[in-house]
Predicted 3D model of a 103-nucleotide RNA (SAM riboswitch aptamer (S box leader)) from a Thermomicrobiales bacterium. Its Rfam family is "SAM riboswitch aptamer (S box leader)". Rfam describes the family as follows. The SAM riboswitch is found upstream of a number of genes which code for proteins involved in methionine or cysteine biosynthesis in Gram-positive bacteria. The SAM riboswitch acts at the level of transcription termination control. The predicted structure consists of a complex stem-loop region followed by a single stem loop terminator region. An alternative and mutually exclusive form involves bases in the 3' segment of helix 1 with those in the 5' region of helix 5 to form a structure termed the anti-terminator form. The prediction has a mean pLDDT of 80.
RNA sequence: GCCUUAUCGAGAGAGGUGGAGGGAUACGGCCCUGUGAAGCCCGGCAGCCUGCGCCAUCGCGUGCAAGGUGCCAAUUCCGGCAGAGUGAUCUGCGAGAUAAGGG
Repeated sequence: GCCUUAUCGAGAGAGGUGGAGGGAUACGGCCCUGUGAAGCCCGGCAGCCUGCGCCAUCGCGUGCAAGGUGCCAAUUCCGGCAGAGUGAUCUGCGAGAUAAGGG
């Protein structure tokens, strides 16, 4: 990198370091940032896997932990395509991210 499946309106620091950038990529918006960005350290969160429990209901159930990985501004920050609706908006698909599995 490819394929399959699931999820994506929840959650997470007023710490240290660092110094100018950042919000995945390109473009366009719109934002965050010196009242300090990214990165690193510490800290934290808990949708996935995992572990340990709970139950008249054994389930697409539920609680705890935080080992794997992920994540910690804004819906996946917004944007594409199709359909419905006067409209706000809704539904499906696509794109992307993450997890688990596969050749």